Predicted 3D model of a 145-nucleotide RNA (c-di-AMP riboswitch aptamer (ydaO/yuaA leader)) from a Chloroflexota bacterium. It was read from a public genome assembly, where an Rfam model found it. The source organism's lineage runs through Bacteria, Bacillati and Chloroflexota. Model confidence (mean pLDDT): 75 of 100. It matches the Rfam family "c-di-AMP riboswitch aptamer (ydaO/yuaA leader)". Its family is annotated with cyclic-di-AMP binding and regulation of gene expression in the Gene Ontology.
RNA sequence: AGUUCUUGUCAGCCGAGUUUCUGAUACGGAUCAGAAAGCGGAGGAACCAAUUACGGGGUGAAUUCAAUUGCAUAAAACGCAAUUGGAGGAACAUCUUUCAGUUCUAACCCGACAGCUAACUUCGUAGGCAGUGAAAGGGACAAGU
Repeated sequence: AGUUCUUGUCAGCCGAGUUUCUGAUACGGAUCAGAAAGCGGAGGAACCAAUUACGGGGUGAAUUCAAUUGCAUAAAACGCAAUUGGAGGAACAUCUUUCAGUUCUAACCCGACAGCUAACUUCGUAGGCAGUGAAAGGGACAAGU
């Protein structure tokens, strides 16, 4: 230094939304401002794809289908609202996989316009929590063999 085995302890989570530096608030903490890195999103050629209508597109897990009732309508359809069900998607606290279970499926933006997309341009880096069981495997540290 490597490896095997044993024992013990530990790990925050969702999200791109983190880290570092500088300055201000007297210091620390915290907040604000700026910068850099990282991370994430959008726009944007050629080639390729696509080319019509009910507009369309984007962030995000947060979409889609059906039924019933109501609104609307001359009556329907479309649409809107509520409920129920199916499919899809997301989360459940150390990580991964499997099984079972539970919960969620919002909100917002662009404004007639955006496929992909090198160069290039541009924006964001918030917020909210600690809420479930089983099995298998994994990680870090410590001790021993």